Annotation:
Model confidence (mean pLDDT): 83 of 100. Small-subunit ribosomal RNA from an uncultured prokaryote, 1541 nucleotides, folded computationally. The sequence is in RNAcentral, with records from ENA.
[in-house]
């Protein structure tokens, strides 16, 4: 630091995913040790048991347990010790700390910085002073009583550092007065600064308020008590700033906000109350709802940030739930009290007890979190004078790989690279120096020995400055016989997990076969899986490794740092304007922002740096830095802000003009349309692709005249104008808004933008009332169609129009918010204005002319109009540089460069939907989610392909023709069906007379049955044997089995081993079994179409483009010209073969002109090679020549010449590629499968079936013919297991026969159509020949299934073929026969051969196919593409819904516990006062008072109850849409002009 994933490929946008780090974790597999940490994140759920807060020289009583003695049988009684003790009580201090938890709380709770002149503070320190005189009780205890218990009541006794009274008393407190000081205020002036109320201090008066002389003592003293001051510590209160989400929460608030007075508090305060006023909070987010303890910090990150708040530390809140107070310095109190509630427990049913969110522990919940341990030795806390006691705080130990850190599981050597395993091309390779083996070490482990630090305070003794000091001796350890050290033993006790398709380091085999499974994303798996499972190997980590979850990162994917908005998501429809934000020039001032210096604070811990301590590290200690913050003080003043002043350039006002479909109202105009009336006139009109509906003889359409009505304004008219946008179009008038230009003066920043707000806002729509010619949703009819609720036609109502009122949305678009400034040009248009030139007109004037006026001519000034050129301002367009942009494109009218303000965006779908709110009469608008689902959705451009897009061109493609097919019968192939089997393959063109150039057996692969198992054929090794064969007999359908005969031995090479043959065994053979979608080879097809590419250069971010496009031309990417291209390759063409002409050579088997012979005839013979022919070579044709056109290439010409003319005709030849085209059954071959069978042999059957459908053919339907007779002319082939002549026989197929021929010699072999003559005369025929009967021939072991042919007989369909469709452009179609391959036999098929021999082509509009260019595209498996919606099925989440259930909160009312407060208090009461009685007195007792208490009443109030609403959640018959799901239904809406853009 990036990577994968949208596409055929590309760039961009954009989401999803991954690699990193972290964790109080959990789960899976595995697990040796130690150190340091850490451990209920869930149910603030319920808790058994034990422990977690006591202690004391204040006080009094008095003797428990236990032990011993005596008596007694014993129960028991009694005495002593126990005793400086235990336990209980009064009293003091503590229990408000420490420990736990995070429910509540969005708050002065927390953090930070301040304030209190508005406050308290036990214990502690310090200073000053003091402690006098009295009194009465209550526990304990004793006695009695109630109760099951808890506990309680009554009577009696008693002490205190408990309680009460009095005195004294201040610098305390309260009140008042006075003075001083400082200061304020008032009057005058000046100075200065606490902080406004005020503070401090002195003094006087009045009132008021204390105590314990108790404990110890070494008698020195120590401790304790009271009052006051100060300090320290710790609290309380107040304030600025900071502190989550929702606006689908916008208004909230009556003690509410303030005042006066009072009460209350330690203290300010509506904290509370009475009265008065009506305020207060809120878009800078009040109120409401949801969520949450806050912080130091922690994790992550480059940082800014984001997330988080376990352990440790600070703080807050809480203690079963709710309420309340008491005590106290401090609580409204976790292990206190009272009340209410829920729950649990005890109960004798009357009543009681309890609160683990202390430490352990239990149950429950949960994926999940530990021991009912040891100790107060240390540190700390409480009490105590101290010893000491208490302390689940704490120190330790235990459990858990939960985390971090460290160590180990051995080290060195060791190659026949052992065995084994895996792979293998069978050579070998890998595991691998790994092991074995040799030497060594001993961390760890086990055993043994030694053995810490943590401990020194306090106390005691001594000294002393008397103290918190110093010295000394002795004692004290839970951890723990632990850490650590030493010795002994012995490699001994110790390795796993995940991954291996890409991202991402690491590959093979087998199994499986879209199954089982994997998967973080892309995606793997359908028979050769590096992706599943296993194995071998490898890679990465390592006592761990993976997975899951969560957070940050990557993500600049919320963008402050650091993003965008023309087309990808995104500019508000437009204006006006409030708040807000921003703001021209200049001067002075201020110092809020800003900057500098400095002070305080920012707890400690953490992080960072350095040093140090545990063997190291983790961990820990010390020091520093840091804590980016807040507050104060001093200073600076450029910029921003505040204050004051000035200015004119921004803005505005004024004056004079121009242009304009700017707006509103009214009036008017002509053309057209329709209707009405009348005239003329007659049969149609109208409409369409074609029709029909409609209309018309009741007179339409057409035409003329007149009239009526409504709506809209042709031409001008224009990328012209105006307006903010929507929008605005006849003419005239009135009213009215804005822009622009020119000019002067004035105001003096008055400006820009603009959340909310307000206004305007096309069309459609709505309401009321009018109007309605045309047009026209809905609707009706006619067509079209498979259907046609459409497109087309005929009609036609709302509506369109007007007035008023609503609606408020549009692709409201320049898909581009507004403002200001700047940044090359060119060209056009509109509106001003200035300058120059020209022309024209007008008024005026001068001169001339004329007798005169006028006219006319010339000139001048001014005004007006026009034309041309130039400058400038404002506006509207086009082209284009820089720049920008993903590209397209934008480009002074920016999408460039900058600033200011507003609006909006953050993956696709769900969805602009639901709910809520709000607006609306409604329709609906505005605002606007989530669950769920996908890995894409998208923009621009590229290459193809495609289009019922365009242009150009070609082809028997159409057209023009000829002959057919499709109808019949038959042949043949296929489908289907049937069958034991009907073997298999080929399936649009490009399967179907195809593989098959020939199925009776064989072939043959299929079926039935019978047999064989190293096999029918091949071949290795080992062992053994020997002729093999043949012939005959028997069984059998045969294969084959059994037997017999011959048994001398054969043949070849012999290197003398054998080879050869037979049999046995073993490796193996064999397979037309599967996969043509694993393959080779071969083939088809587009297509004999003209295309397909490369190198270098150039252009583009890139895919790619250019070249190869363009203008011509060609059969052709053939050639020429042009050109950022220049060249090249595979194709085209040519080179090859046949044929057409000529020549040369050669002359048998071919030929015969000449010569001779000769026959019935015949090259038959001699002879010849001239000709024909045969078969080898050469020549010939190249637009070479002429004319015309053309730059050229080339084209045209019945041109010339030539046998042939523009490729002469035909063949062979098939570019890059496409179709996973065909073939595993020609062959070859990977893999899989069968192995007494899926192999091999044999017999029989089948491939030949037959309701049917299709393809390809043959024969016909007849007279251009059939039949009979006679006669003529080919080419190319074949022939020895062959062709077979002559002759004879048979009606014939054929038979007999045997000459000739291994072929230019002989044979097949007759060519046929044709010609001539005859007959038939249009009919199911003398056409046609199927079918059937009979008789035969040939081949062959064998013609039943199932051959061909012959003869006789029979004589079916068929009279030229519907829709549709095929071939062919010249020696072609058509027609006629001949030959050959296969083959024993079998040809209507195939391949060849010749004979006879046409018609037509205007032309390229259309159909089909193809080529090039261009255009559109949502296609790329590429139109046989893509894709939409309903319906049907399954699954999922969600909205509505009669209702039902639950929850928190508020309001009103009822009831009202405990407690505080207030009132009352006739009842009760020791202390003080007073009055009496008794008594000598001490004292006893009674009454009253003060004071207190119980009780009662009231205010307030928790819990509870009632009521009506609101909100939230769950559920709900039914219902709505949505999403997802290989192969369902119906149509075809979109993408091409998508067939109606």
């Nucleotide at each position: 630091a990036g990577a994968g994933u949208u596409u055929g490929a590309u760039c961009c946008u954009g989401g999803c995913u991954c690699a990193g780090g972290a964790c109080g974790a959990a789960c899976g597999c595995u697990g040796g040790c130690g150190g340091c940490g850490u451990g209920c994140u869930u149910a603030a759920c319920a808790c058994a048991u034990g422990c977690a807060a006591g202690u004391c020289a204040a006080c009094g009583a008095g003797a428990a347990a236990g032990g011993g003695g005596u008596a007694g049988c014993a129960a028991u009684a009694u005495c002593c010790c126990g005793a400086u003790u235990a336990a209980a009580g009064u009293g003091g201090c503590g229990c408000a700390c420490g420990g736990g938890u995070g429910a509540g709380u969005a708050a002065c709770a927390c953090g930070u910085a301040g304030g209190c002149a508005a406050u308290c503070u036990g214990c502690c320190u310090u200073c000053a002073g003091g402690a006098c005189g009295g009194g009465g009780a209550c526990a304990a205890c004793c006695u009695c009583g109630a109760g099951a218990a808890a506990u309680c009541g009554a009577g009696g006794c008693u002490a205190a550092u408990a309680c009460c009274c009095g005195a004294u008393g201040a610098u305390g407190c309260a009140a008042a007065g006075g003075g001083a000081u400082u200061g304020c205020a008032a009057a005058g002036g000046g100075a200065u600064c606490g902080c406004a109320u005020g503070g401090u201090u002195c003094u006087u008066u009045u009132g008021u308020u204390a105590a314990c002389g108790g404990c110890c003592u070494u008698c020195g003293g120590g401790c304790g008590c009271c009052u006051g001051g100060a300090g320290a510590u710790g609290g309380g209160c107040c304030u600025g700033c900071g502190u989550c989400c929702c606006a689908u929460u916008a208004g909230g608030u009556a003690g509410u906000u303030g005042g006066u007075g009072a009460g209350g508090u330690a203290a300010c305060g509506g904290c509370u109350c009475a009265c008065c006023a009506a305020g207060c909070c809120g878009g800078c987010g009040a109120u409401g709802g949801g969520u949450a303890g806050c912080u130091g910090g922690u994790c992550u990150g480059a940082g800014a940030g984001g997330a988080u708040g376990a352990u440790c530390a600070g703080u807050c809140a809480c203690a079963c739930u709710g309420g309340a107070a008491c005590u106290g310095a401090g609580a409204c109190a976790c292990g206190g009290u009272c009340c209410a509630g829920a729950c649990u427990c005890c109960u004798a049913c009357g009543g009681g007890a309890g609160g683990c969110a202390g430490c352990a522990g239990u149950g429950a919940g949960g994926a999940a979190u530990a021991u009912u341990g040891c100790g107060c030795a240390a540190u700390g806390g409480c009490c105590g004078a101290a010893a000491g006691g208490c302390u689940g705080a704490c120190g330790c130990a235990g459990c858990g790989a939960c985390g971090c850190c460290g160590c180990g599981u051995g080290g060195a050597g060791g190659a026949u690279g052992a065995a084994g395993u895996u792979c293998g091309u069978u050579a070998g390779a890998a595991c691998g120096u790994a092991a074995a083996c040799u030497c060594c070490u001993u961390u760890u482990g086990c055993c043994g020995a030694g053995g810490a630090a943590g401990a020194a305070c306090a106390g005691c003794c001594g000294c002393u400055u008397c103290u918190g000091g110093c010295g000394g001796a002795a004692a004290u350890g839970a951890c723990g016989g632990u850490a650590c050290u030493c010795g002994g033993c012995g490699a001994a006790u110790a390795a796993g997990g995940a991954u291996c398709g890409g991202c991402u380091a690491a590959c093979u085999a087998c199994g499986u076969g879209c199954c089982a499974g994997c998967a973080g994303c892309c995606g793997c798996g359908g028979u050769a899986a590096u992706a599943c499972g296993u194995a071998g190997g490898a890679u990465c980590c390592a006592a761990g490794c993976g997975u899951u979850g969560u957070c940050c990162g990557g993500a600049u994917u919320u963008a402050c740092u650091g993003g965008g908005u023309g087309u990808a998501a995104a500019g508000g429809g437009c204006g006006u304007g409030u708040a807000g934000g921003u703001g021209g020039a200049u001067u002075u001032u201020u110092a809020a922002g800003u900057c500098g210096a400095u002070g305080g604070u920012g707890a400690a811990a953490u992080c960072c740096u350095g040093c140090a301590g545990c063997u190291u590290a983790a961990c820990u200690g010390c020091a520093g830095a840091a804590c980016u913050g807040c507050c104060g003080u001093c200073g600076a003043u450029a910029c921003u802000g505040g204050a004051a002043g000035u200015c004119u350039u921004g803005a505005g006002u004024u004056c004079g003009g121009u242009a304009g479909a700017g707006g509103g109202a009214g009036a008017c105009a002509g053309a057209a349309u329709u209707c009405a009336u009348g005239g003329u006139g007659u049969a149609g009109c109208g409409g369409u692709g074609a029709a029909a509906u409609g209309u018309g003889u009741a007179g339409a359409u057409a035409u003329c005249a007149u009239g009526a009505a409504g709506a809209a304004u042709a031409c001008c008219g224009g990328u012209u104008g105006c307006g903010a946008a929507g929008g605005c179009g006849g003419u005239c008038u009135c009213c009215u808004g804005g822009c622009c230009c020119g000019a002067u003066a004035c105001u003096g920043a008055c400006a820009c933008u603009g959340a909310g707000g307000c206004g305007c806002g096309a069309a459609a729509g709505c309401g009321u009332g009018g109007g309605u010619a045309g047009c026209a949703a809905a609707c009706a009819g006619g067509a079209u169609u498979a259907g046609a609720u459409a497109c087309c036609c005929u009609g036609g109502u709302a509506g369109u129009c007007c007035a008023c009122g609503c609606c408020u949305u549009a692709a409201a678009c320049g898909a581009u918010g507004g403002g200001u400034a700047c940044u090359a040009g060119g060209u056009g248009c509109u509106g001003g204005u200035c300058c120059c030139g020209c022309u024209c007109g007008g008024c005026a004037u001068u001169c001339g002319u004329u007798a005169a006026u006028g006219u006319c001519g010339a000139g001048u000034u001014c005004c007006g109009a026009g034309c041309g050129g130039g400058g400038u301002c404002a506006g509207c367009g086009c082209c284009a540089a820089a720049g920008c942009u993903a590209a397209c494109g934008c480009a002074u009218u920016a999408a460039g460069u900058a600033c200011c303000c507003c609006a909006c965006c953050u993956g696709g779908g769900g969805a602009g939907u639901a709910c809520g709110a709000u607006c609306g009469c409604a329709a609906g608008g505005u605002u606007g989610a989530a669950a769920c689902u996908c890995a894409a959705a998208g923009g621009a451009a590229u290459u193809g392909a495609c289009g019922g897009g365009g242009g150009c061109c070609c082809g028997c493609a159409c057209a023009a023709g000829c002959a057919g097919u499709g109808g019949a019968g038959c042949a043949u192939g296929u489908g289907g069906u049937u069958c034991a089997a009907u073997u298999c393959g080929a399936u649009g063109c490009a399967a179907c007379g195809c593989g098959a150039a020939g199925a009776a057996c064989c072939u043959u692969a299929c079926c039935u049955g019978g047999g064989c198992u190293u096999g029918a054929a091949a071949a290795g090794c080992a062992a053994g044997g020997u002729a093999c064969a043949a012939u005959c007999c028997c069984g059998g359908a045969a294969a084959u089995g059994g037997g017999a005969u011959c048994a001398c031995c054969c043949u070849u090479c012999u290197u003398c081993g054998g080879a050869c043959u037979c049999c046995u065994g073993u490796a193996c053979a064999g397979g037309u079994g599967c996969u043509g979608c694993a393959u080779g080879g071969c083939u088809g097809u587009c297509g004999u179409c003209a295309g397909c590419u490369c190198g270098u250069g150039c252009c583009g971010u890139g895919a790619g483009g250019u070249g190869u496009u363009g203008g011509g031309u060609u059969a052709a990417g053939u050639c020429c010209c042009g050109c950022a291209a220049c060249g090249a390759g595979c194709g085209c063409a040519a080179c090859c073969c046949c044929u057409g002409c000529a020549c040369u050579u050669a002359g048998u088997u071919g030929c015969c002109a000449u010569c001779a012979g000769g026959u019935c005839a015949a090259g038959c013979u001699g002879g010849g090679c001239a000709c024909u022919c045969u078969a080898a070579g050469u020549g010939g044709a190249c637009u070479g020549c002429c004319u015309a056109c053309g730059c050229a290439a080339g084209u045209a010409g019945a041109g010339a010449g030539g046998a042939a003319g523009g490729u002469g005709g035909g063949g062979a030849u098939g570019a890059c590629g496409u179709c996973a085209a065909g073939u595993c059954c020609u062959c070859a071959u990977g893999g899989c499968c069968c192995u007494u069978a899926c192999g091999c042999c044999c017999a029989g059957g089948g491939c030949c079936a037959c309701a049917c459908a299709c393809g390809u053919g043959c024969u016909a339907c007849a007279a251009u013919g059939g039949c009979c007779g006679c006669a003529a002319c080919a080419g190319a082939g074949g022939g020895u297991a062959g062709c077979c002549a002559a002759g004879c026989c048979g009606c014939g197929a054929g038979g007999c026969g045997g000459a000739g021929c291994c072929a230019a010699u002989c044979c097949c072999a007759a060519a046929a159509a044709u010609g001539c003559g005859g007959u038939c005369u249009c009919a199911g025929u003398c056409c046609g020949g199927a079918u059937u009967g009979g008789a035969g021939u040939c081949u062959g072991a064998a013609a039943c299934u199932c051959g061909a042919c012959u003869c006789c007989a029979u004589g079916a369909a068929g009279c030229u073929g519907g829709a549709a469709u095929u071939g062919c452009u010249a020696g072609u179609a058509a027609u006629c026969g001949c030959g050959c391959a296969u083959c024993a036999g079998c040809a209507u098929g195939g391949c060849g051969c010749g004979g006879u021999g046409a018609a037509u082509a205007c032309g390229u509009u259309c159909c089909c196919g193809g080529g090039c260019c261009u255009u559109g595209u949502a296609c790329a498996c590429a139109c046989c593409g893509c894709c939409c919606g309903u319906c049907a099925a399954g699954c999922c989440a969600u909205g509505g819904a009669a209702g039902c259930u639950g929850g928190g909160g508020g309001u009103a009312c009822c009831c009202a516990a405990a407690a505080c407060c207030g009132g009352u208090g006739u009842g009760c009461c020791a202390a003080c006062c007073u009055c009496g009685a008794c008594g000598c007195a001490a004292g006893u007792u009674g009454g009253g008072g003060a004071g207190g208490c119980a009780g009662c009443c009231g205010u307030c109030u928790a819990a509870g109850g009632u009521a009506a609403a609101a909100c939230c959640a769950g559920u709900g018959a039914c219902u709505g849409g949505g999403g997802c799901u290989a192969a369902g239904u119906c149509g075809u809406a979109a993408c091409a002009a998508g067939g109606u853009a």